[in-house]
RNA sequence: UGCACGAAAAGGCAAACCUGUCGAAAGACAGGGGCGCAAAGCUACAGGGUCUACAGCUCUUAACCGAGCUAAGACAGCCUGGCUGCCGAA
Numbered sequence: 001u002g003c004a005c006g007a008a009a010a011g012g013c014a015a016a017c018c019u020g021u022c023g024a025a026a027g028a029c030a031g032g033g034g035c036g037c038a039a040a041g042c043u044a045c046a047g048g049g050u051c052u053a054c055a056g057c058u059c060u061u062a063a064c065c066g067a068g069c070u071a072a073g074a075c076a077g078c079c080u081g082g083c084u085g086c087c088g089a090a
Stems, first nucleotide, its partner, number of pairs: 005088002012037002017032006035077001041083003046080003049075003056069004
């Protein structure tokens, strides 16, 4: 120095929930707030999985309502993979 690994130290991120905004929704962003996280950094055009259903299709109905299917939407704090990264004990 590198890989593996994760004691310590310096820090980092920020769950639920509340407020506001956007969105049909899932959810995202900002502020507050901390459940936790050694990658809870990035990647959804790497793969799988999960969530939502505006639009569309089908069923029902005189019609509306309703029900089902379906991502082009979403989730990286669901898993695997890829890329990058702070510190340095055993």
Predicted 3D model of a 90-nucleotide RNA (c-di-GMP-I riboswitch aptamer) from a Syntrophomonadaceae bacterium.
Model confidence (mean pLDDT): 91 of 100.
It matches the Rfam family "c-di-GMP-I riboswitch aptamer". Its family is annotated with cyclic-di-GMP binding in the Gene Ontology.